[in-house]
Context: one part of a larger RNA
Molecule: large-subunit ribosomal RNA, domain IV
Organism: Pseudomonadota bacterium
RNA sequence: CGGUGUUGAAGGAACUCGGCAAAUUGCCCCCGUAACUUCGGAAGAAGGGGGGCCCUUCACCGGGCAACCGGUGGAGGGUGGCACAGAACAGGGGGUGGCGACUGUUUACUAAAAACACAGGGCUCUGCGAAGUGGUGAACACGACGUAUAGGGUCUGACGCCUGCCCGGUGCCGGAAGGUUAAGGGAAAGGGUUCACGCUCUGAACCGAAGCCCCGGUAAACGGCGGCCGUAACUAUAACGGUCCUAAGGUAGCGAAAUUCCUUGUCGGGUAAGUUCCGACCUGCACGAAUGGCGUAACGACUUCCCCGCUGUCUCCAACACCGACUCA
Numbered sequence: 001c002g003g004u005g006u007u008g009a010a011g012g013a014a015c016u017c018g019g020c021a022a023a024u025u026g027c028c029c030c031c032g033u034a035a036c037u038u039c040g041g042a043a044g045a046a047g048g049g050g051g052g053c054c055c056u057u058c059a060c061c062g063g064g065c066a067a068c069c070g071g072u073g074g075a076g077g078g079u080g081g082c083a084c085a086g087a088a089c090a091g092g093g094g095g096u097g098g099c100g101a102c103u104g105u106u107u108a109c110u111a112a113a114a115a116c117a118c119a120g121g122g123c124u125c126u127g128c129g130a131a132g133u134g135g136u137g138a139a140c141a142c143g144a145c146g147u148a149u150a151g152g153g154u155c156u157g158a159c160g161c162c163u164g165c166c167c168g169g170u171g172c173c174g175g176a177a178g179g180u181u182a183a184g185g186g187a188a189a190g191g192g193u194u195c196a197c198g199c200u201c202u203g204a205a206c207c208g209a210a211g212c213c214c215c216g217g218u219a220a221a222c223g224g225c226g227g228c229c230g231u232a233a234c235u236a237u238a239a240c241g242g243u244c245c246u247a248a249g250g251u252a253g254c255g256a257a258a259u260u261c262c263u264u265g266u267c268g269g270g271u272a273a274g275u276u277c278c279g280a281c282c283u284g285c286a287c288g289a290a291u292g293g294c295g296u297a298a299c300g301a302c303u304u305c306c307c308c309g310c311u312g313u314c315u316c317c318a319a320c321a322c323c324g325a326c327u328c329a
Stems, first nucleotide, its partner, number of pairs: 001324008010315002014313001019310001027051005036041001038158001052079012080084001092308004097303002099300002104116002120156007132142003159295004164225003169222002171218005178213003184207002189202005226244005253287001254284001265281005
C1' cells in the first nucleotide's frame, strides 16, 4: 500500500451521474392503520406496546377407574442483568410521476427492460383430398383421428371510456358489357417450283383466356389527414368572411410529453438556492385514435423526483483483526 471484516467523537447525503456501498429494519403476540380501489385489495400500510425467570391462583384440552401425568391459556404478585425474539437465522418505511395491466419470457459468456409473451379485441383465409406447412410441381406426412364455438395468417394487447375524416395512389375483393391481347383456329391474297397435277412458303379480315385498361367496393388493408388574407366600440384575439389547393384537410382525448428545435419556454409548487421533478398554459420545429388514443386499482431486482429513519458515502480520516504485497533472513 491492497483485500476481507470490526469499531468510531461531532455532523448526518454536505458524497455521488445516482444513497452506489454500508447502516437502519428484521421473529411472535396485542393495539392500531390513510388516499385510492376492479371491493379482492392497498396492508406486515404507517405507527405504538409487550416478550427472561420464580411464586400464587383459575379455566380448558388429551391420557388414565383413580391417584396422577402431559399440554394450552387467563389473572395476580415477586425477582436478576448493560441487554430477556439475550447467539444464529431474520422486511427500512412513506409520498409522487413515467412505462408496461398482471404471473411469466429473453440477448448460454457485458443488456432482464418500457423489449417478447399474455388472457381479451378486430380483420382476413379455409366447406374438408380444407386453407396453410414440409417434400422432387411427387407419393406421403403435419394440420387432425380436428370440421367454421374449428384450423391458418396478421395487427392490437387486462379492464374502463372510446376508436373521427379520406378509396385519389398501392393492395385486396367484386364486375356475363366494352378496349387491348398469346398459343391456337381461320382463310382473302401473294411468292417459289412445275407443261400440268401437285409440293412448299408467306399470310390480311374474323374467332381466341387470364392479365392489364375500365366500372365499383374496401382503411382494426399499406397509408394520408393544407395554405394565404381580412374581420368585434381600448388593445389583443378572432366565433365570422374571402380566396387557392386537395382523395380528405387531424374529431374526441392528450400535449415543452420516453415526442418541444428555439428551451433552463412562461406561471405556480417544493429548496436558502431546483437545466431535473410535480401541477398548469398551448406558440404540438415534428401527439393523436387497434404502427391504437386517453385513463386506471393491483403488480415491477424497471425508471424520475421528494421526505422520514439510518449510517465512514462524505466533512476527514483513524484504530483494530486476519490475509497478501513489501523489507530482511